[in-house]
Context: one part of a larger RNA
RNA sequence: CUGGGUUUAAAGGGUGCGUAGGUGGCUUUAUAAGUCAGUGGUGAAAGCCCGGAGCUCAACUCCGGAACUGCCAUUGAUACUGUUUAGCUUGAAUCAGGUAGAGGUGGAUGGAAUAUUACAUGUAGCGGUGAAAUGCUUAGAUAUGUAAUAGAACACCGAUUGCGAAGGCAGUUCACUAUGCCUGCAUUGACACUGAGGCACGAAAGCGUGGGGAUCAAACAGGAUUAGAUACCCUGGUAGUCCACGCCCUAAACGAUGUAUACUCGACAUAUGCGAUACACUGUAUGUGUCUAAGCGAAAGCGUUAAGUAUACCACCUGGGAAGUACGACCGCAAGGUUGAAACUC
Numbered sequence: 001c002u003g004g005g006u007u008u009a010a011a012g013g014g015u016g017c018g019u020a021g022g023u024g025g026c027u028u029u030a031u032a033a034g035u036c037a038g039u040g041g042u043g044a045a046a047g048c049c050c051g052g053a054g055c056u057c058a059a060c061u062c063c064g065g066a067a068c069u070g071c072c073a074u075u076g077a078u079a080c081u082g083u084u085u086a087g088c089u090u091g092a093a094u095c096a097g098g099u100a101g102a103g104g105u106g107g108a109u110g111g112a113a114u115a116u117u118a119c120a121u122g123u124a125g126c127g128g129u130g131a132a133a134u135g136c137u138u139a140g141a142u143a144u145g146u147a148a149u150a151g152a153a154c155a156c157c158g159a160u161u162g163c164g165a166a167g168g169c170a171g172u173u174c175a176c177u178a179u180g181c182c183u184g185c186a187u188u189g190a191c192a193c194u195g196a197g198g199c200a201c202g203a204a205a206g207c208g209u210g211g212g213g214a215u216c217a218a219a220c221a222g223g224a225u226u227a228g229a230u231a232c233c234c235u236g237g238u239a240g241u242c243c244a245c246g247c248c249c250u251a252a253a254c255g256a257u258g259u260a261u262a263c264u265c266g267a268c269a270u271a272u273g274c275g276a277u278a279c280a281c282u283g284u285a286u287g288u289g290u291c292u293a294a295g296c297g298a299a300a301g302c303g304u305u306a307a308g309u310a311u312a313c314c315a316c317c318u319g320g321g322a323a324g325u326a327c328g329a330c331c332g333c334a335a336g337g338u339u340g341a342a343a344c345u346c
Base pairs, nucleotide, nucleotide: 004317005316006315007300008299012314014201015200016199017198021194022193023192025088026087027086030083031082033081034080035077036076037075038074039073040072041071042070049065050064051063052062053061054060091191092188093187094186095184096183097182098181099180100179103177104176105175106174107173108172109171110154114150115149116148117147118146119145120144121143125136126135162169163168206247207246208245209244210243211242216240220236221235222234223233258313259312260311261310262309263308266291267290268289269288270287271286272285273284274283295302296301319346320345321344328339329338330337331336
């Protein structure tokens, strides 16, 4: 290198868009670059291989053949690939009419709860735990009522639901905006798939500046527990949690399963369309789930939402540790991130 793999054994990039590149639907014209065939030249000799011969055999030597899988030229073939001509509509996109949703951004607004403040009622406890204590409370707490203020999150509906590329998205409502699906088959006519680099997005935590600060709560303090208790439990409590703008760029970023296309028994449930209808029943499309045939798999299991059968392209793996470390480079305000070894050792 060929070959082998990537749900769980090492291995799918966090996700999308997209450049180069790779790959690419049906019919037709031309060409003959790839491809295939013939011929000629060349491919030194020796060696290797095959058949003989000579040294008594062998090694060795000699003769002949084959081979030298290549290159060049030339003559043909034209199925396939490439290039080219003219078309096509089924891939793809657009359009029209419907339809769906916690998709996104910005504003407005609602009630419950919590905390605080004020007033009122009221009196000795409250709170907390396995049990306690710290803590709060006669300067009137806890409890109850009324009023006000503040910030954050949206009970029920709620689901095996829905939407989104992923991260993720949930009170109500308005504006703007993006998308999917169905039907029609009206328009373009292969415009497609994948995608190294690149660009964009990317939970939480963290960082910068300025706000905000109810709850919860790293750090911290105290009380317990304990042999000890830098914990688990309790009372407090600051960053943070929230908003705007700018960074960070990582997760068990998981379906631990890359994307796209085609093909391969069925059953049931469910969401949203369309058709047909009478609201049963039933057909069909796109999703979401459960169970299974064939097949696959080391097994667990997967099984039309494949881990089956194939094709195209990308990413990644090659014993454990050292190590996702060192060094260098790039990025970052920093924290750190990305790339990423070796000695040595088993």
The part of an RNA shown here (small-subunit ribosomal RNA, central domain) has 346 nucleotides and comes from a metagenome. The prediction has a mean pLDDT of 87.